[in-house]
RNA sequence: GCGCCCGUAGUUUAAUGGAUAAAACGUUGGCCUCCGAAGCCGAAGACUAGAGGUUCGAUUCCUCUCGGGCGCACCA
Numbered sequence: 001g002c003g004c005c006c007g008u009a010g011u012u013u014a015a016u017g018g019a020u021a022a023a024a025c026g027u028u029g030g031c032c033u034c035c036g037a038a039g040c041c042g043a044a045g046a047c048u049a050g051a052g053g054u055u056c057g058a059u060u061c062c063u064c065u066c067g068g069g070c071g072c073a074c075c076a
Stems, first nucleotide, its partner, number of pairs: 001072007010025004018056001027043005049065005
C1' cells in the first nucleotide's frame, strides 16, 4: 500500500429497516439474616466510534474519517 472483519451500558453479548435499544454479570436500594453469602423484589446506567447520504423511518443500507484485529504485498 491492497483486501476482509469488528466498534452498542463498567464488562460480555442481543436487536439485520418500524413503536420506549433487550439481557447476563457488575453497581446500587430493600426484604431475609446475629452479621454476611446465597435467594427474592426494585433502581440507575448506552441517543449505538465520528461526520455525511438514502428512506416516511437507520443500531441495521451507502460513502468518508478514526480506532482495533486478520490476511496479502513491499522491504537484502